Predicted 3D model of RNase P RNA and transfer RNA as a complex of 439 nucleotides.
[in-house]
Formats: sequence, structure tokens, C1' cells
RNA sequence: AGUCGGCCAGGCAAUCGCUCGAUCACGCCUCGCGGUGUGAUCGGGAGGAAAGUCCGGGCUCCGGCGGGCAGGGUGCCAGGUAACGCCUGGGGGGCGCGAGCCCACGGAAAGUGCCACAGAAAAUAUACCGCCCCGCGAUGCGGGGUAAGGGUGAAAAGGUGCGGUAAGAGCGCACCGCGCGGCUGGUAACACGCCGCGGCACGGUAAACCCCACCCGGAGCAAGACCAAAUAGGGGAGUGGAUCCAUCGUUCUGCGGUGGGUGCCCGCGUCCGCAGGGACUCCCGGGUAGGUCGCUUGAGGCCGCCGGUGACGGCGGUCCCAGAUGAAUGAUUGCCCACGACAGAACCCGGCUUACCGGCCGACUCCA
RNA sequence: GCGAGAUAGCUCAGGCGGUCAGAGCGUCGGAUUCAUAACCCGGAGGUCGAGAGUUCGAGUCUCUCUCUCGC
Repeated sequence: AGUCGGCCAGGCAAUCGCUCGAUCACGCCUCGCGGUGUGAUCGGGAGGAAAGUCCGGGCUCCGGCGGGCAGGGUGCCAGGUAACGCCUGGGGGGCGCGAGCCCACGGAAAGUGCCACAGAAAAUAUACCGCCCCGCGAUGCGGGGUAAGGGUGAAAAGGUGCGGUAAGAGCGCACCGCGCGGCUGGUAACACGCCGCGGCACGGUAAACCCCACCCGGAGCAAGACCAAAUAGGGGAGUGGAUCCAUCGUUCUGCGGUGGGUGCCCGCGUCCGCAGGGACUCCCGGGUAGGUCGCUUGAGGCCGCCGGUGACGGCGGUCCCAGAUGAAUGAUUGCCCACGACAGAACCCGGCUUACCGGCCGACUCCA
Repeated sequence: GCGAGAUAGCUCAGGCGGUCAGAGCGUCGGAUUCAUAACCCGGAGGUCGAGAGUUCGAGUCUCUCUCUCGC
């Protein structure tokens, strides 16, 4: 000068508060269980990201025999894990002197599409200037060959040399490169060397469609469960005033008691009868307001031992560490220092990403 | 907790990446008119929310972040 990993996130004290839990006392409600309010004591009280909501899982409800299609996602190999797009180790590629860091890293000879402009030609190949041969009416024109050279472009059909040729060309040969197959090592990705085959055969793009392999049912704590007003609505049962009949009592053309029938409105033209609706009382059930649970003991933290390169796993011991629902962790004072960043839980957990004043520890690299 | 969007001053297009950065209104200049408006002609105006990546090439494809809106 740098690289990697881990840890901390102002400290201490006093006073006054806030919230949750336990215990106790008192008041109120209740037959009681218990509920509620106040006070006292004791104990707990934000993070490494609580954030973004980008992935994965638990949990809950709905759906579902199983499987497929559609749609979405992941993409070298092996392992870890509840699972993952995460992590660990390895392979390959790139950057760095190095410690190390980065990589959406399957398939382009399954098929389709696209590659602007320029350029002869953007993938079935082809020829502008050149080079060479031939012909002619000859500083040029026409026909043919060639892809070595020039030029265009982001990208142009293996490279070097020798031979070869009219000039050239994997046209032939040697070496290098490439592809395929086999042997060897490795669980594998893959690698090294050897052998054989192929003159070389098809540029790029899959964060274009697509193909291959694997994974995914949907919704989310406003999930969901329980208790349960007032009002309105649903279902069921019953009923008054009035009047008629029967009967009894009495003060006897009347009044009262008991029992039974009819009943107020509308419709069937009317009566009878039937059906429906309205009023009142009671009961039942559903939902709402409100309340309770879900709610924090969990793939949990710390320590030790063992297995493993590691992620991680096993065993033993120990600890309980926010749980609100207008929503708590604050204020004041004193002292100290390195003068304090980003930022606040709302069902929980594992990751990723993003934000962040600084400080400490360990391992390692380079230079002097 | 879930879902959309961001392009000129405003409202919006932009198909399978290149010819593509556009339309209407507005604004500026001209023309017309006695003058103004309307009509007509012409022009200016954009880091396509920000940053990375894929690609020869990104408004468009992918990722991360910011902001806004809705349920």
C1' cells in the first nucleotide's frame, strides 16, 4: 500500500415517565369461577440491516385420485439444507505481480427468425479493386479462373512454412489449432498425455422464439378460529282490543268471570271458505360493531466435545431474551471519550439486495 | 400484504432490438386582419425515472434502486 474473514454500533450514574409479564394490596362488577381499575415490588423491552418485498420455507384456509397441457422459474459438477434463485467445495473462462476477486457458465451439426448502414458477399455463398489466362476493333473492352493481397464492417469461411500452379487455393505435405471416437485419472463437471479418424464440415445471436433437464396447486395473519350487542332482515310458535255463543255469579233489557269461535288490511265480484301480507309478544339461527385467541419456545441463543477440507451435522450442558393494536424503549441532569452513521419490530424463520460515522481483532499478499 | 406505472411544458403512441424518438394541445417566428382570435406555413423543445449488464447496437431484453398511483 492492499486482500479476506469475524465482532462492536457511544459508555456510566441519578431522577421522572412508557409498555409487557409475575406477585401482592385496595376499590368496583359477579352466587362463584373470574373480569376490570389504581398503586407497590421484581423481571424483560428493536436491528445488522427491524428496510426493499426480490427469492425460499413454516403456519392457516380453499381446492385436489393420479398425471398431463398452459403459464412461470432455475440452468457447469458434487455436496449442505425444511427449502431456495442461498451457501460450501471443485471444474472452466476472465482480471490482478500477488493475497485474492468476478462470471445468467446447458444446447447454435433439432428447427425457425434476425444481423441496420457499409460491403462483392452476413451464411444456400460470392467477386468491387486486384492477380492470371484467352480473344478483340487494344492506356481499353469481353469471356473465364482465383480468394494469396487491398477495401467494407461489430462480425468475412483455420494459422505459419514448404511444395505446387498460368495465377492461386487444405490442392498436397509438416507443425500448431479444431472436431469426433477410444484408452487413462476423477463420484462428476472436466483434465492430461497417447492412439486412431476427419482436410476442416455449418460466423454471431437462446437477457430472440425454441429444444433439453429439473422445480412450482391457489391465496395470504385484513390468513383463520371462538364469544357476541343495538338496528335491520330470515325461520318458527302464539296473541290483544271488539263481537257472537255456551255457562256461572249478581244489585237482572244491564254488568262481571270462565271456555270456545270469528277477528285488522288486500286478493279470489260479494257471504262462507281459501291463500297471502301487515301489527304485537316470545323463541331459534346467521352476519356486523366490539372482544378473545392466532402472538411468540423457535429449522432458538450460548458453551463444550466429536465427524467433515468446508457449508454443515450429531451429542451433552445451560438460558428464556419485545409482543403492541393509536400502537411502548423516551426526557432531564452530571461525568468521560474516539463526539456517535444508516435507521424503528407488527405472524415467524432462512437467504439475497440496498443504506451506513467509525472502531477493534485475526489470517495473508506486495513494495521499501 | 398484493398489483400497476414513469417517454417534449401537458396528455399519450412507440409490433419480433437497427430505418424511430413521434402525435395532439401548448410555445416561438412568419403569413392573414384596421386589430385580435380562428385558419394556413415553418421552427425549437427529450440523458426515454436513475445505475449496471446482455448485444456490434437498448426507449424496447435482464437485474438493482428511486418515485408515483391503485386495491
Its mean pLDDT, the model's own confidence on a scale to 100, is 78.